[in-house]
Context: one part of a larger RNA
RNA sequence: CUGGGCGUAAAGAGCUCGUAGGUGGUCUGUCGCGUCAUUUGUGAAAGCCCGGGGCUUAACUCCGGGUUGGCAGGUGAUACGGGCAUGACUGGAGUACUGUAGGGGAGACUGGAAUUCCUGGUGUAGCGGUGAAAUGCGCAUAUAUCAAGAGGAACACCGGUGGCGAAGGCGGGUCUCUGGGCAGUAACUGACGCUGAGGGACGAAAGCGUGGGGAGCGAACAGGAUUAGAUACCCUGGUAGUCCACGCCGUAAACGAUGCUAACUCGUUUUUGGGCUUUAGGGUUCAGAGACCAAGCGAAAGUGAUAAGUUAGCCACCUGGGGAGUACGCUCGCAAGAGUGAAACUC
Repeated sequence: CUGGGCGUAAAGAGCUCGUAGGUGGUCUGUCGCGUCAUUUGUGAAAGCCCGGGGCUUAACUCCGGGUUGGCAGGUGAUACGGGCAUGACUGGAGUACUGUAGGGGAGACUGGAAUUCCUGGUGUAGCGGUGAAAUGCGCAUAUAUCAAGAGGAACACCGGUGGCGAAGGCGGGUCUCUGGGCAGUAACUGACGCUGAGGGACGAAAGCGUGGGGAGCGAACAGGAUUAGAUACCCUGGUAGUCCACGCCGUAAACGAUGCUAACUCGUUUUUGGGCUUUAGGGUUCAGAGACCAAGCGAAAGUGAUAAGUUAGCCACCUGGGGAGUACGCUCGCAAGAGUGAAACUC
């Protein structure tokens, strides 16, 4: 010396299920595969290293010893890893039962406020908009106001540093169907676990296909302003789209920029859902969600039991900047494009 890393410097896959593989709790017996000890054979010679000899020396050469990743056989050991006993155990994991919180998911039905439009009443000259204006709307009666109606979309207050979900995400109400979690009991199974290359499912918005729907908003577009110009910001309109059904797309600063699982490690404080509790505005325990901090870690800022601390298992990924997430090829897609992914050259 036998790599180092991955929150912000390059680097955690958007997320999950799971195949192969890797890895794996406690006890007993057994085997002796790995492992360890010893021994035998082999590992050609030359070479190389050490010691010595011969040419006057050296190179050269000769002799002896050593060096050789290993491989095979024999004998032995059995702690650890492994196989077997379809061995045993209960702490990991799961099941059952009793409770419980929730915007978790799907479908159907339904409510009120508001915007717009239509009809009618009242009423008259303006309304609207801006920094200021104008385009625009209005004597064919607008704006304002009252009543009745139509239609679409979103759900004020509650609402929270709060809840649920693997992530994306989820918020008016009722009903039906349905997934997961948490607590308690400790009845049952008896290591059934963890991770997960390939692979499968899901996956915001935008976009695409077919058919509906279309109130408001609003890419494109048109007009009015601003300006030196104004393909913008502001204003008046407005098509796709936004909404629904079904089928694609498969990407995001898909972020905690922090993979999953398990164990261990000082305190304070708030909060959600359970349990226990002999004064309860309290204490304690389990599972979450936040704030501040000890040690430690860190380049620092920070992080700090929801770790970026101390360890173990498995996977993904990084290896100077640009060229470039480009070219080519392949796979997928209706397309848009997505996935995989270089090099020359240059600094």
Predicted 3D model of a 347-nucleotide part of an RNA (small-subunit ribosomal RNA, central domain) from an uncultured bacterium. It matches the Rfam family "Bacterial small subunit ribosomal RNA". The coordinates come from a structure-prediction model, not an experiment, and the mean pLDDT is 87.